[in-house]
RNA sequence: UCCUCUGUGGUACAAUGGUAGUUAUAUCUCGUUUUCACCGAGAAGAUCCGGGUUCAAUUCCCGGCAGGGGAA
Numbered sequence: 001u002c003c004u005c006u007g008u009g010g011u012a013c014a015a016u017g018g019u020a021g022u023u024a025u026a027u028c029u030c031g032u033u034u035u036c037a038c039c040g041a042g043a044a045g046a047u048c049c050g051g052g053u054u055c056a057a058u059u060c061c062c063g064g065c066a067g068g069g070g071a072a
Stems, first nucleotide, its partner, number of pairs: 001071007010025003013021001018055001027043005048064005
C1' cells in the first nucleotide's frame, strides 16, 4: 500500500428492511435471611461517526474512524 471480516447497554451476543431484545451476565433498589450468598420482584442501561437510498435502515450503498486476519 492492497484485500477481507468485525463494530449493538459495563461485558458477551441475537435481530439481515417493518415495535431495537420480557436475551445472558454484571450493577442498583426492595423483599427474604441473625448476616452474607442463593432465591423472588423491580429499575437503569445500547445500534462506532457522517452522508445517501427508502413510506420505513441495526440491516442496503458511499466515505471516515477503530480493531482482527491475509498478501506484497
This is a predicted structure of a 72-nucleotide RNA (transfer RNA) from Coemansia sp. BCRC 34301. It matches the Rfam family "tRNA". The family's RNA type in Rfam is transfer RNA.